About this RNA: The RNA shown here (c-di-GMP-I-GGC riboswitch aptamer) has 79 nucleotides and comes from a Desulfuromonadales bacterium. The source organism's lineage runs through Bacteria, Pseudomonadati, Thermodesulfobacteriota, Desulfuromonadia and Desulfuromonadales. It was read from a public genome assembly, where an Rfam model found it. Model confidence (mean pLDDT): 86 of 100.
RNA sequence: AUCGACAAAGGCAAAAUCGGGGUAACCCGAUGACGCAAAGCCACGGGUCCUUCAGAACAGGAUAGCCGAGCCACCGAGA
Numbered sequence: 001a002u003c004g005a006c007a008a009a010g011g012c013a014a015a016a017u018c019g020g021g022g023u024a025a026c027c028c029g030a031u032g033a034c035g036c037a038a039a040g041c042c043a044c045g046g047g048u049c050c051u052u053c054a055g056a057a058c059a060g061g062a063u064a065g066c067c068g069a070g071c072c073a074c075c076g077a078g079a
Stems, first nucleotide, its partner, number of pairs: 002079001003076002011036002016031006034065001040071002044068003047063005
């Protein structure tokens, strides 16, 4: 460095419910754990979703717990 134990320490937190924000996607807080070895950061590429529209395009937005690129990191059995 790769890698990832029925290891240890620590971490995150789906659905749902309650409170708040947003036209919406969705976000924040609390409760809660389905899961996660990057479920840490980042909208750069793709995807999906929302708004606008008769519909699309454009534009603006959301999603990192959809995939990829980039950046950073705890632990240490075995290989």